[in-house]
Model confidence (mean pLDDT): 81 of 100. Predicted 3D model of a 75-nucleotide RNA (transfer RNA) from Candidatus Colwellbacteria bacterium RBG_13_48_8. Its Rfam family is "tRNA". Rfam classes the family as a transfer RNA.

RNA sequence: CUCCCCGUAGUUCAACGGAUAGAACGAGGGACUUCUAAUCCCUAAAUGGGGGUUCGAUUCCUCCCGGGGAGACCG
Numbered sequence: 001c002u003c004c005c006c007g008u009a010g011u012u013c014a015a016c017g018g019a020u021a022g023a024a025c026g027a028g029g030g031a032c033u034u035c036u037a038a039u040c041c042c043u044a045a046a047u048g049g050g051g052g053u054u055c056g057a058u059u060c061c062u063c064c065c066g067g068g069g070a071g072a073c074c075g
Base pairs, nucleotide, nucleotide: 001071002070003069004068005067006066007065010025011024012023013022018055027043028042029041030040031039048064049063050062051061052060
């Protein structure tokens, strides 16, 4: 320098272009219990940034940022 993949709750992952972006674990509160654990209920919490396409973008296009991989160069 070129190409490919990835970026979504605190963490690990979902979401044929269309409902209020979901789940598990974790966190907070409550129930139960003599207490703790376990179990059950409730709550908060996220789309890396800009621009574009579209009636509608987490999804498609483009540029940038960050992470990973492959290749080229290294006279």

Lineage of the source: Bacteria > Bacteria candidate phyla > Candidatus Colwelliibacteriota.